[in-house]
Molecule: RNase P RNA; transfer RNA
Organism: Desulfatiglandales bacterium
RNA sequence: AGAGCAGGACAAAUGGUCGCUGUUCUAUGUUUAUCGUAGAAGGGAGGAAAGUCCGGGCUCCAUAGGGCAAGAUGCUGGGUAAUGCCCAGUCCCGGCAACGGGAAGGAAAGUGCCACAGAAAAUAUACCGCCCUCUCAGGUGAUCGAUGCAUCUGAUUGGGUAAGGGUGAAAAGGCGAGGUAAGAGCUCACCGCUCCGAUGGUGACAUCGGAGGCUCGGUAAACCCCAUCUGGAGCAAGGCCAAAUAGAAGGACAUUCGAGGGCUGCCCGUCCGAGUCCUUGGGUAGGUCGCUUGAUCCCGCCGGCAACGGCGGGACUAGAUGAAUGACCAUUGCCCCGUAGAGGGUGACCGAUACGGGGAACAGAACCCGGCUUAUGGACUGCUCUAACA
RNA sequence: GCCCCCGUAGCUCAGGUGGAUAGAGCAAGGGAUUCCUAAUCCCUGUGCCGUGUGUUCGAGUCACGCCGGGGGCACCA
Numbered sequence: 001a002g003a004g005c006a007g008g009a010c011a012a013a014u015g016g017u018c019g020c021u022g023u024u025c026u027a028u029g030u031u032u033a034u035c036g037u038a039g040a041a042g043g044g045a046g047g048a049a050a051g052u053c054c055g056g057g058c059u060c061c062a063u064a065g066g067g068c069a070a071g072a073u074g075c076u077g078g079g080u081a082a083u084g085c086c087c088a089g090u091c092c093c094g095g096c097a098a099c100g101g102g103a104a105g106g107a108a109a110g111u112g113c114c115a116c117a118g119a120a121a122a123u124a125u126a127c128c129g130c131c132c133u134c135u136c137a138g139g140u141g142a143u144c145g146a147u148g149c150a151u152c153u154g155a156u157u158g159g160g161u162a163a164g165g166g167u168g169a170a171a172a173g174g175c176g177a178g179g180u181a182a183g184a185g186c187u188c189a190c191c192g193c194u195c196c197g198a199u200g201g202u203g204a205c206a207u208c209g210g211a212g213g214c215u216c217g218g219u220a221a222a223c224c225c226c227a228u229c230u231g232g233a234g235c236a237a238g239g240c241c242a243a244a245u246a247g248a249a250g251g252a253c254a255u256u257c258g259a260g261g262g263c264u265g266c267c268c269g270u271c272c273g274a275g276u277c278c279u280u281g282g283g284u285a286g287g288u289c290g291c292u293u294g295a296u297c298c299c300g301c302c303g304g305c306a307a308c309g310g311c312g313g314g315a316c317u318a319g320a321u322g323a324a325u326g327a328c329c330a331u332u333g334c335c336c337c338g339u340a341g342a343g344g345g346u347g348a349c350c351g352a353u354a355c356g357g358g359g360a361a362c363a364g365a366a367c368c369c370g371g372c373u374u375a376u377g378g379a380c381u382g383c384u385c386u387a388a389c390a
Numbered sequence: 391g392c393c394c395c396c397g398u399a400g401c402u403c404a405g406g407u408g409g410a411u412a413g414a415g416c417a418a419g420g421g422a423u424u425c426c427u428a429a430u431c432c433c434u435g436u437g438c439c440g441u442g443u444g445u446u447c448g449a450g451u452c453a454c455g456c457c458g459g460g461g462g463c464a465c466c467a
Base pairs, nucleotide, nucleotide: 001386002385003384004383005382006381007380010377012332013331014330015329016328017327018326020044021043023041024040025039026038027037028036029035046362050373051372053371054370055369056368057367058234059233060232061231065268066267067266068265070230071229072228073227074226075089076088077087078086079085090104091102092101093100094099105225106224110223111222112219113218114217127165128164129161130160131159132158135155136154137153138152139151140150141149173191174190176188177187178186192214193212194211195210196209197208198207199206200205238289239288240287241286248280249279250278251277252276253275260272261271262270282466283465284464296315297314298313299312300311301310302309303308334359335358336357337356338355339354340353343350344349391463392462393461394460395459396458397457400416401415402414403413409447418434419433420432421431422430440456441455442454443453444452
């Protein structure tokens, strides 16, 4: 210098002018509460406020019982209020490396599927080939000669084989040697697999030794099985106040032999229970509590590899609802472009500084947190590889 | 704010139980018929299956993440 990997922060700053929206105080009007008006002080978006994908708090339904169904998760250990999240590790995969990724249980419980091609796609099988054998035909040789013998070729009968060829994404352990009529875990070494034992580790697992000759194809992001977990709805939850009416009409099912309900299924059990549900029509679309002090944030010490936990000190930091948090100006900082250019270098080139112009992303709280995912700007720190020079 | 559903040709839809070169109707283009047009008949083209990643030998189909579009939910009586 180029290429790349990882990480934690920031989300321009200061001042002025004019606004918007809460809070507090003061003054003033109304008899008070309270509200209106005016002034002052002080507060006012995010790392994702987003998607609503997970998990909780909170609220109501009977503190929610049992079974089925349904859904989710799925290596090990830990963290946490909880999680499908995070941390540490194991194994596998990708990368030269820094490092990254993994919905990583079970295919020996059962069922299904594996197109085309191929002999055969899972009870193995046999197209070509190889070998033995029956029969026939032909050639060659030995012999004086031959229909007999030896040998070769072709066809063929009955067998053996799975080394080789060919098909496929995938072919029934791989490779080498021995062995054999030809072959084959048939036998042996090495590798792989399965089982057993020992050692280390909390564990996933690793290492070592022995045995089995090998019997087990793939697919569970196919059904399924196993283990663990999940009651439902959501601040439009829910409580209070106020206003208004055609306090309506039609239909269905019920009134103790009981409809219906208990916040998306079914059954049992249990509780409430005299009305309930559907359609059409009518009225109000106002206030207030919930509402922001919370598993909160910052700093320090201690424990832990870490996630995180404990202790001490400090801080209060939006609470809107036709939905505020903005606009303009000035200065400074950052980045880019152009011009000039001190200086450095053999050189390509680098470049302090000055002037002019331009740029600064994604995006806006709506009950509140913890995560994940996605969008997004420039800079910084550490590490890896390559090349050159010393 | 909360809860659901849907993306396949220009339009409306099939295919969803993995084995395609992805179909149907309308529309469009060409030809025949006709003096001309309509109707009728024949032929033709048309798609990254919204998008990305993965599972699988193989994805329109299965899984997950995004993008776009649509719908519903107040209280009183």